[in-house]
RNA sequence: GGGCCCGUAACUCAGCCUGGUAGAGUAUCGGGCUUUUAACCCGAGAGUCGUGGGUUCAAAUCCCGCCGGGCCCA
Repeated sequence: GGGCCCGUAACUCAGCCUGGUAGAGUAUCGGGCUUUUAACCCGAGAGUCGUGGGUUCAAAUCCCGCCGGGCCCA
C1' cells in the first nucleotide's frame, strides 16, 4: 500500500441481507418470597446504534469519507 470482517445499554451480543416503535442475557436499582443471605419471581433505570456527510416521507439498516480493533496479502 491492497483486500475482508467487526464497532449497538456498564459487559456479552441479536437486529442490518429485505429501511418503518431500538431489543435479549448478565450486571445495577426497587419490590415479592425467606429468620437472614443466596437462589427464584415481578418491575425499573440505562443508548446522539464509532464518527462526519449523502439518499429517502422515514436510516442501526442503503451509499461515500474518516477513526478504532482483528485477520490475510504485498
RNAcentral holds the sequence, with entries from ENA. Transfer RNA from a Candidatus Aenigmatarchaeota archaeon, 74 nucleotides, folded computationally. Rfam family: tRNA. The coordinates come from a structure-prediction model, not an experiment, and the mean pLDDT is 83.